[in-house]
């Protein structure tokens, strides 16, 4: 300190996720030891049991046991006193400490940091005292209620219990004279005095009460709260200030610096996290605070409104005799319950420590200990060293081998840990030791008792093989899994951590993801619609004063513990502990005054006021003008008008439309008119008058900081829309019609009502936009407009103040683009954002006459959403080209027959493949058998093929017989013959047949795992690279740009210079001419010979072959271009602008085809998915398409005639002449491995006839006879002869090939192949028409645009309906909590009032007061009761939109001009 993740890439915004550190945590799966620490976060839910506050007999009467003295006697019984120990009662102190808890409390409760009107047992000091007397009462007796629980009467008795009167140093009170007010003994001691107390007073320390400044969580969908309420007086209360409380008078009193309400929390020291600022938390420890089932309520006392104390009410448990009682574990254990989850009904009072005692001691679940629990922190262990045949097993493997792995064993040692054995502590000043025979030392025994979980695509350290096959699953994000999964499981390995390791929670961090440090706002989320404007912020020169902010020292404080150094102590550490540091804060004081504030004084640069000029659709109001439009009247005139892409609807013979006049009415103002002008902004446009607001400019005077913003406020505010009158020409929502359309509730068309207009009122919103808040200063320029002033050489220049525009520099900026009218530097204030969707909804509040506006959420989901730019593809966008693309011919196919493929159906089977062009006369250059891969049947199992072992045989080949069988095959003969190679060894080799095994074999998957080959686009003219320059980057440029070519072909021009692969050229072939060479070719010349055929001789001129060379290059001439590049025309030329034609096929697409041509990987099958045979199927027929070939007829049939190519192939071969047959063909065998011999006849053509008809056209179909091939023509070949003579008269919608020797048309040849060609692939003969041109269709190619597409328009995507699931909002109500208001009732208690009932202590002789209690009566008051509100939940038939969900319907809104922007 950052990484994944939006896209095809890229930048940027944004949000989700992840590595980190923590926890009082749980869960899983492991688990050896110690040391410290810690351990109900949830039901403040409910308790069983035992414990947890008592002690003092040195206050006091008095019980009881024990012993003893002394007395009476009944000798073991009673009084009595004595000691000793315990005790229930009064009586004193503690019991308000300690211990839990976090339920309430948002508060002076808590933090800090101050203050005064107070109180204080115990404790230290101080000073005076500590005298005299009474008068009851528990214990106790007795008598009695009652189940208990607890009582009630009489009777006695004591005190350090009560009480009253003396005294008063000192203290309160005062009217300043006075006045009031205390006390108690115990112990010890012969005393003396000691010593614990005890009154009263004063200071002391500690503790408590109390009042105030600051700080202290969310909501504004909580904006007003408040009657004691806020102050006063006068009383009252308190320890004490104080409306704490009363009466009474006054109306204050808090509040946008958030009052009141809700809502959630106990606060701090601290924890954690973090560079820090911050944030989160408030367990353990410590401080403070409330709380004790629940509400309330007082009492005692220094102290309580009291956890283990008291009434009352309430729920709830538990007793009971039903008449009444009794209880409170948030005390320490420990129980149920709830939960994901938190422990022994333990020792001890040795330590500290606390209560009570003179003391001894008692008490002490605080406390110290020990017992669970890897919850956590921390240490330590699980062996070291040595060992390579790199055992063995495991796993992979390319089979060689590599890995676990020095890792095991083995070998040598060690003893931490653990067992046994012995010693044996500090904790404790003299004594006590629960821990504990514990820590810890020492010896012995033995490598012995002792290693996991987690991960292994990326992020993130670590990889293979089998399983499995969108199945199980997995997963933090991104996303794996459909048969080659580093992602699932399993396994070997490897990572990383280690007695724990992961998962889940949760918290900080990373997140600069709420930003103070430290962000933003023209398009990504975000400027308020505009102003005026209160409050609040911010503020101009200067002087002078204060010292509030500011700053700097002092001092107090910031509790301990914690965190931080630096030392110490347990062996170490963790853990303890001493010091220091530090606590960033708050108060106080002392000082400085620059800067900010307050005061006081001055100034003029901001800001206004006067005057002087000036522009303007600025506003309001009121006249008033012409154009048009419609209507209406009248005239002229006639069959149409209107409209639209075509049409209708509509309107017209009852006279439209057009055309003149005239009239009415309304509502808008053409021309100028302009990125012109005004105005805050919405918005403003004919003319003219009146009223009126603000701005600009000059240069003088004049006030003197009067100023900028501006929450709330308040006014203004396009358009629709409401509401009350009006008005209504055109226009035009709704609405009708008529068209389009599959459908059209649209676009288009005819109508048309509200509205659109005036007035007043309402609404208060707009892409209300510059998607830019206001204001103020600074920060090159250039060029335009508008309004003023000034200068000059003036149709203008220049300079300046204001306002509109462009364009640009630095700077910004994610890019775009902003740029003095900032998005650039800075200040001030405001106002807003914070992922997408839900949703600007819901609710709730304000506003509204309504519609609606304003304020504005969650559940839920999603991993995105989203700006800019870029390269593509794309568009019913543009430009520009080009192609048999279209047009312009010509000639077909789609109608028939037929043949051939293809679906589809049929079958045992109809074998598999190719599917849009670029499948379909294709793979097949030829399926009868074979091919053949299929079906049915039979048959072998190491196999029909290979290479290995052994064993036996046979070592040779060729013909042939016979038997079984359909046949492969099997089995028996016969006749000839007797393998090769050799190192010369039966040494190798061959061949069969058994046997066992490794293996063969697979047209069996998967072309979507490959190779190779191919088709396409497309012979389009394109793809790209290097190095430089631009750009943050993807990328660009280069390759656009003006020309020009077929052509990125070439020139010019450019931040681009060059170069690949494409193009061209280089190859073949055709065309023209030469040299060379002449048999099997060819014969001009010469000769010969007659069989007249170059037949012979001979020759190679020419045809011609076939090798080699010319030859054409815009080379020339003219125009034209830009003087290039080319282009047009011409010349010459066999051939002209690549002369025809071939081969050649750029990066690339299409998971394009091929596993059945071949190769190959994973699969799968192994007496079968291999291998052999028959026979049988690929040849099937209701149909539907493709691709042909035959026609439909006279440019033709038919017969007859016989003339002229090419290119090819021949020995398992072509096969001649001659013959036979009507013919197929038979027969014949000459020649000839072929320029020699043969196929071989070329056909169209010419001449005759037919004469328009289903024909002398067509020939399908059928019959029958026949040939040829073949082992074999039935399912199934071809081909003749005779017969037979179907459809068919030129083919709808649509569609297809050709631009010249081209199309059409005519034969001919090969390839396959025994035999089968209308298919293919070649050849040649005859031989046309047409092309204006590029609007349109298809395709492409180059440039620009737009775009939400990138799987790329067969995208992409919206809605409604249906179906499933979630969550929600409305809802007649219902239920449950909170709260409030009125009123009823009122318990216990306090407090006031009476007090005839009762009444010790003091007065008084005595009635008697005096005071005191009960009793009633008032006030107030929980709880509770009635009624009515507010809120917050849960539920609720119905209902309403949302959200999600591979493949539903229904249509096509949006993205291109998305097809009506």
């Nucleotide at each position: 300190a950052g990484a994944g993740u939006u896209u095809g890439a890229u930048c940027c915004u944004g949000g989700c996720u992840c590595a980190g550190a923590a926890c009082g945590a749980a869960c899983g799966c492991u688990g050896g030891c110690g040391g410290c620490a810690u351990g109900c976060u949830u039901a403040a839910c409910a308790c069983a049991u035992g414990c947890a506050a008592g002690u003092c007999g040195a206050a006091c009467g008095g019980u009881g046991u024990a012993g003893g003295g002394u007395g009476g006697c009944u000798u073991g019984c009673u009084a009595u006193c004595c000691u000793a120990c315990a005790c229930a009662g009064u009586g004193g102190c503690a019991g308000a400490c300690g211990g839990g808890u976090g339920a309430g409390u948002a508060a002076c409760g808590c933090g800090u940091g101050g203050g005064a009107a107070c109180a204080u047992a115990c404790c230290u000091u101080u000073u005076a005292g500590u005298a005299a007397g009474g008068a009851a009462u528990a214990a106790c007796u007795u008598c009695u209620g009652g189940a208990a629980a607890c009582g009630g009467g009489a009777g006695c008795u004591a005190a350090u219990a009560c009480c009253u009167a003396a005294u008063a140093a000192g203290u309160c009170c005062u009217a300043a004279g006075g006045g009031a007010g205390a006390a108690a003994g115990g112990c010890g001691g012969a005393g003396a005095c000691g010593u614990c107390g005890c009154u009263a007073a004063g200071a002391g320390a500690g503790u408590g009460g109390c009042c105030c400044g600051c700080g202290u969580c969310a909501g504004a969908u909580u904006a007003g709260g408040u009657a004691g309420u806020u102050g006063g007086u006068g009383g009252g209360g308190u320890a004490a200030a104080g409306g704490c409380c009363u009466a009474c008078c006054a109306a204050g009193c808090c509040u946008g610096u958030g009052g009141u309400c809700u809502g959630u929390a106990g606060c701090u020291g601290g924890u954690u996290u973090g560079a820090g600022a911050g944030g989160a938390u408030g367990a353990u420890c410590a401080g403070c605070c409330a709380c004790a089932c629940u509400g309330g309520g007082a009492c005692u006392g220094a102290g309580a409104c009291a956890c283990g104390g008291c009434c009352c009410a309430g729920a709830c448990u538990c007793c009971u005799a039903c008449g009444g009682g009794a209880g409170g574990c948030a005390g320490c254990a420990g129980u149920g319950g709830g939960g994901a989850a938190u422990a022994u009904u333990g020792g001890g009072c040795a330590a500290u420590g606390g209560g009570g005692g003179c003391a001894a001691c008692c008490c002490u679940g605080a406390c110290c200990c020990a017992g669970c629990a890897a919850u956590g922190c921390c240490g330590c262990g699980u062996g070291a060293a040595u060992g390579a045949a790199g055992a063995a097993g495991g796993c992979c493997u390319u089979a060689g081998g590599g890995u676990u792995g020095u890792a095991a064993a083995g070998u040598u040692c060690u003893u931490u840990u653990g067992u046994u054995a012995g010693g044996g502590a500090a904790g404790a000043u003299g004594a006590u030791g629960a821990c504990g025979g514990u820590a810890c030392c020492u010896a012995a025994c033995g490598a012995a008792u002792a290693a996991g979980c987690a991960c292994c695509g990326g992020c993130u350290a670590a990889c293979u093989u089998c399983g499995u096959g969108c199945c199980a699953g997995c997963a933090g994000c991104c996303g794996c899994g459909g048969u080659a999964a580093u992602a699932c499981g399993a396994a070997g390995g490897g990572u990383g951590c280690u007695a724990g390791c992961g998962u889940u929670g949760u918290u900080c961090g990373g997140a600069a993801u709420g930003a103070c440090u430290g962000g933003g706002c023209g398009u990504a989320a975000a400027g308020g619609g505009c102003g005026c404007g209160u409050a609040g912020g911010c503020g101009g020169u200067u002087u002078u004063g204060u010292g509030c902010g500011u700053c700097a020292g002092a001092u107090g404080u910031g509790a301990a513990a914690u965190c931080c150094c630096u030392g110490g102590g347990c062996u170490u550490a963790a853990c303890c502990u001493a010091g220091g540091a530090a606590u960033u804060g708050c108060a106080u004081u002392u000082g400085a005054u620059a800067c900010g504030g307050c005061g006081a004084g001055a100034c003029u640069a901001g800001a206004g006021u006067a005057c002087g000029a000036u522009a303007g659709a600025g506003g309001a109001u009121g006249g008033u003008g012409g154009a048009a439009u419609u209507g209406c009247g009248a005239g002229u005139g006639u069959a149409g008008a209107g409209g639209u892409g075509a049409a209708a609807u509509u309107c017209g013979u009852a006279g439209a439309u057009a055309u003149u006049c005239g009239c009415a009415g309304g509502a808008a103002c053409a021309c100028c008119g302009g990125u012109g002008g005004c105005g805050a902004a919405g918005g403003c446009g004919g003319c003219c008058a009146u009223c009126u607001g603000g701005g600009u400019c000059g240069g003088u005077a004049c006030u003197g900081a009067c100023g900028c913003u501006g929450a709330g406020g308040c006014g203004c505010g396009a358009a629709a829309g409401c509401g009350u009158g009006g008005g209504g020409a055109g226009c035009a929502a709704a609405c009708a019609g008529g068209a389009u359309u599959a459908g059209a509730u649209a676009c288009c068309c005819u109508g048309g009502u509200a509205g659109u207009c005036c007035a007043c009122g309402c609404u208060g919103u707009a892409a209300a936009c510059g998607a830019u808040g206001u204001g103020u200063g600074c920060u090159a320029g250039a060029u335009g407009u508008c309004g003023g002033u000034u200068g000059c050489u003036a149709a203008g220049c220049a300079a300046u103040c204001g306002g509109u525009g462009u364009c640009g520099g630095a700077g910004c900026u994610a890019a775009c683009g902003c740029a003095a009218u900032a998005a650039g530097c800075a200040c001030a204030c405001c106002g807003c954002c914070u992922g997408g969707g839900g949703a600007a909804u819901a609710c709730g509040g304000u506003c509204g006459c309504a519609a609606g506006a304003u304020u504005a959420a969650a559940a839920c989901u999603c991993a995105a959403a989203g700006g800019a730019a870029u390269u593509g593809a794309c568009g019913g966008g543009g430009g520009c080209c080009c192609g048999c693309a279209c047009a312009a011919g010509c000639g077909g196919u789609g109608g028939a027959g037929u043949a051939u493929g293809u679906g589809g159906u049929u079958u045992a089977a109809u074998u598999c493949g190719a599917a849009g062009c670029a499948a379909c006369g294709c793979g097949c250059a030829g399926a009868a058998c074979c091919u053949u891969a299929c079906c049915a049947g039979c048959u072998c199992u190491u196999g029909a093929c290979a290479u290995g072992g052994a064993a036996c045989g046979u070592a040779u080949g060729a013909u042939u017989a016979u038997c079984a069988g359909a046949g492969a095959u099997g089995a028996u003969g016969g006749u000839c013959u007797u393998c090769a190679g050799u190192u010369a060894g039966g040494c190798u080799g061959g061949c069969g047949u058994u046997c066992a095994c490794a293996c063969a074999g697979g047209u069996g998957c998967u072309g979507c795992a490959u190779g190779g080959c191919u088709g396409u686009c497309g012979u389009c003219a394109g793809c790209u690279c290097g190095u430089g320059u631009c750009g943050u980057g993807a990328g660009a440029u280069g390759u656009u740009g003006g020309g020009u070519u077929a052509a990125g072909u070439c020139c010019c021009g450019c931040a681009a210079c060059g170069a690949g692969c494409g193009c061209a050229a280089c190859c073949c072939u055709u065309a023209c001419c030469g040299u060379u060479a002449g048999u099997u070719g060819c014969c001009a010349u010469c000769a010969g010979g007659u069989u007249u055929g170059g037949c012979u001789g001979g020759g190679c001129a020419c045809u011609u072959u076939a090798a080699c060379g010319g030859a054409a290059c815009u080379g020339c001439c003219g125009g034209u271009g830009a003087u290039a590049a080319g282009c047009c025309g011409g010349a010459g030329g066999a051939a002209g602008g690549u002369g025809g034609g071939g081969a050649u096929g750029a990066c690339g697409u299409c998971a394009a085809g091929u596993c059945c041509u071949c190769a190959u990987g994973g699969c799968c099958c192994u007496u079968a998915u291999g291998g052999g045979c028959u026979g049988g199927g690929c040849u099937a027929c209701a149909c539907a398409c493709g691709u042909a070939c035959u026609a439909c007829a006279a440019u033709g049939g038919u017969g007859g005639u016989g003339a002229c190519a090419g290119a090819g192939g021949g020995c398992u071969g072509c096969g001649a002449a001659g013959g036979g047959g009507u013919a197929a063909c038979c027969u014949g065998g000459a020649g000839c491995g072929a320029a020699u011999c043969u196929c071989u006849a070329a056909a169209a053509g010419c001449c005759a006839u037919c004469u328009c008809a289903g024909u002398u056209c067509g020939g399908a179909u059928u019959g029958u006879c026949c040939u040829c091939u073949g082992c074999a023509a039935c399912u199934c070949g071809a081909g003749g002869g005779c017969a037979u003579g179907a459809a068919g008269u030129u083919g709808g919608a649509a569609u297809c090939g050709c631009u010249a020797g081209u199309a059409a048309u005519c034969g001919c040849g090969g390839a396959u192949c025994a035999g089968c060609a209308u298919g293919c692939c070649g050849c040649g003969g005859u031989g046309a028409a047409u092309a204006c041109g590029u609007u349109c269709u298809c395709g492409g190619g180059c440039c620009u645009u737009g775009u939400a597409c990138a799987c790329a328009c067969u995208g992409c995507c919206c809605g409604u309906c249906a179906c499933a699931c979630c969550a929600u909002g409305g809802g007649a109500g219902u239920u449950g909590g909170u709260u409030u208001u009125a009123c009823c009732u009122u318990a216990a208690g306090c407090c006031g009032g009476u007090g005839a009932g009762c009444u010790a202590a003091c007065c008084g002789u005595a009635a008697g007061g005096a005071g005191g209690c009960a009793g009633c009566c008032g006030a107030c008051c929980a709880c509770g009761g009635u009624a009515g509100g507010g809120u917050c939940a849960a539920u609720g038939a119905c209902u309403g939109g949302g959200g999600u969900g591979a493949a539903g319907u229904c249509g096509u809104a949006a993205c291109a001009a998305g097809g009506u922007a």